[in-house]
RNA sequence: CUCUUAUCAAGAGAGGUGGAGGGAACUGGCCCAAUAAAGCCUCGGCAACCGACUAAAACGGUGCCAAAUCCAGCAGAGUUUUCUGAGAGAUAAGGG
Numbered sequence: 001c002u003c004u005u006a007u008c009a010a011g012a013g014a015g016g017u018g019g020a021g022g023g024a025a026c027u028g029g030c031c032c033a034a035u036a037a038a039g040c041c042u043c044g045g046c047a048a049c050c051g052a053c054u055a056a057a058a059c060g061g062u063g064c065c066a067a068a069u070c071c072a073g074c075a076g077a078g079u080u081u082u083c084u085g086a087g088a089g090a091u092a093a094g095g096g
């Protein structure tokens, strides 16, 4: 990088550093941000995919800690803005 399977409306932040962006990409919205964004470091927490275990907790390998994966885009139904699905994406486990 790619394939398969599962899940994605729940949950969980402080400090230091940094100094203008960020919410995956594009478009359109909406929002977060000098009362300090991203990134990095430390500590903490959430969660329960995998390991181990009789089982739970704890532990180890990951992941995550604004807003539904922030919302929409494509298709179908419905007809007043709703539902279902697809696509894309993220994470885990396994394979190439």
Stems, first nucleotide, its partner, number of pairs: 001096008013043005021032003026073004044065003049061003069088001074085004